Predicted 3D model of a 76-nucleotide RNA (c-di-GMP-I riboswitch aptamer) from a soil metagenome.
[in-house]
């Protein structure tokens, strides 16, 4: 970063499993994405447990932003 060329990935839904949950894997399926690859490091949101809800703890989201690390392809 081009109506380039070979690819990737996969929201919502729907099966099946796992988790108290948030949400995860695994098949189907495409709304999208040029980092929709990786990390919870900043701030967000959201769970659960204590609570009084401020706190504390213990988790989820990288497809909310920000950083950080890495990587295909490339014309003017």
């Nucleotide at each position: 970063g081009a109506u380039a060329a070979g690819g990737g990935c996969a929201a919502a839904c729907c099966c099946g499993g796992g988790g108290u949950g948030a949400c995860c894997c695994g098949g189907g399926g495409a709304c999208g994405c040029a980092a929709a690859g990786c990390c919870a490091c900043g701030g967000g949101a959201c769970u659960c447990g204590u609570c009084a809800c401020a706190g504390c703890g213990a988790g989820u989201c990288a497809g909310c932003c920000g950083g950080g690390c890495u990587g295909c392809c490339g014309a003017a």
The sequence is in RNAcentral, with records from MGnify. It matches the Rfam family "c-di-GMP-I riboswitch aptamer". About the family: GEMM was predicted in a large-scale screen for bacterial structured RNA regulatory elements. Model confidence (mean pLDDT): 85 of 100.